[in-house]
RNA sequence: CUGGACAAAGCCAAACCCGCCGCGAGACGGGGACGGAAAGCCACGGGCCUUACCUUAAGUGUGAGACCGCCGGGCCGCCAACA
Numbered sequence: 001c002u003g004g005a006c007a008a009a010g011c012c013a014a015a016c017c018c019g020c021c022g023c024g025a026g027a028c029g030g031g032g033a034c035g036g037a038a039a040g041c042c043a044c045g046g047g048c049c050u051u052a053c054c055u056u057a058a059g060u061g062u063g064a065g066a067c068c069g070c071c072g073g074g075c076c077g078c079c080a081a082c083a
Base pairs, nucleotide, nucleotide: 002083003082011036012035016031017030018029019028021026034069040075041074042073044072045071046070047067049065050064051063052062053061054059
């Protein structure tokens, strides 16, 4: 430096339910754990989704949004047997 254990100490929290905000995708809080070694942070590229406008042979196009627990990229990072 690379990898990261049927280890230990901790961490996060899907679906679903309740509350609440939003036209919506979804956000936030509480409960709850399917999972996670970056499931920490950033919408930068792709992708999915929403909304408005507008158009096409075709949601094709444009704007504004949403998701990083879809993939890639960037930044930062706890523990540390063993190789």

The prediction has a mean pLDDT of 86. The RNA shown here (c-di-GMP-I-GGC riboswitch aptamer) has 83 nucleotides and comes from an uncultured Gammaproteobacteria bacterium.